[in-house]
About this RNA: The prediction has a mean pLDDT of 89. The RNA shown here (c-di-GMP-I riboswitch aptamer) has 85 nucleotides and comes from Firmicutes bacterium UBA7523. The sequence was found by an Rfam model in a public genome assembly. NCBI's taxonomy places the organism under Bacteria, Bacillati, Bacillota. Of the family's consensus pairs, 95% are formed in the model.

Formats: sequence, structure tokens, C1' cells
RNA sequence: UUCCGACAAAGGCAAAUCUGCCGAAAGGCAGUGACGCAAAACCAUGGGUCUAAGGGCAUUAGCCUAGGAUUGCCAGGUUGCCGAA
Repeated sequence: UUCCGACAAAGGCAAAUCUGCCGAAAGGCAGUGACGCAAAACCAUGGGUCUAAGGGCAUUAGCCUAGGAUUGCCAGGUUGCCGAA
């Protein structure tokens, strides 16, 4: 240095809920709060999933569609703390 991940040490992040704001919605941001996480740090690149304002079809109900969202869904890429076996 790389791989790896301890009943180690110092720390870190923060699910659901509730409140407020933004958004058509999915969802996001801030506060609260900790379910958990060795990358639960960053990137929407591939896939999956969610939503459907707008658009298309049908016209009675609806159906399809991502330029939207999700990195705490999976993979990939970039970076990082510590150093037992």
C1' cells in the first nucleotide's frame, strides 16, 4: 500500500413518527427522534422500483408514457477513519 472487518479506539451518519415549508405527485429540505449502517460519504452511469403534472389513447371509468424521484433497492465509479485476526 492492497485485501479484509475486531465484544478494539476515536468518532460519523440517521429509519419510522411528529411539525413546518416546497412539489401535480412520488418525494425533497429543516427541526424532532433513533430503526439501523464499516462507507447509510459523493455521483442518477446501467438496471429495478415509485409518481404521472404535461402528452397520447379511450371517452364512462380509466390505460400508457419520464424530461420527475429513489444512492438507507442492486450494481458500477470516486473519495475517506482505525488497524486486531